[in-house]
Transfer RNA from Christensenellaceae bacterium Phil1, 80 nucleotides, folded computationally. Model confidence (mean pLDDT): 81 of 100. It was read from a public genome assembly.
RNA sequence: GCGGCUGUGGUGGAACGGCAUACACAGCGGACUUAAAAUCCGCCGGCGAAAGCUUGCGAGUUCAAAUCUCGCCAGCCGCA
Numbered sequence: 001g002c003g004g005c006u007g008u009g010g011u012g013g014a015a016c017g018g019c020a021u022a023c024a025c026a027g028c029g030g031a032c033u034u035a036a037a038a039u040c041c042g043c044c045g046g047c048g049a050a051a052g053c054u055u056g057c058g059a060g061u062u063c064a065a066a067u068c069u070c071g072c073c074a075g076c077c078g079c080a
Stems, first nucleotide, its partner, number of pairs: 001079007010025003018063001027043005045054003056072005
């Protein structure tokens, strides 16, 4: 240099073009316990004063994009 794959909350990870983030872990509160662990119940993404913004970054297509297209960035694999 060329080609392929990947990039989603604090972490893992799902998601047909139609509520942005199911589910799990972590975290917080409670129950249980002498106390804890385990277990059970509830809550729970981030930024922002708010309006809002937010699926690596920027653009495009579309009524509508995590999802399709283009460019860029990063990581991994292969070829040279």
It matches the Rfam family "tRNA". Rfam's curators write: Transfer RNA (tRNA) molecules are approximately 80 nucleotides in length. Lineage of the source: Bacteria > Bacillota > Clostridia > Christensenellales > Christensenellaceae.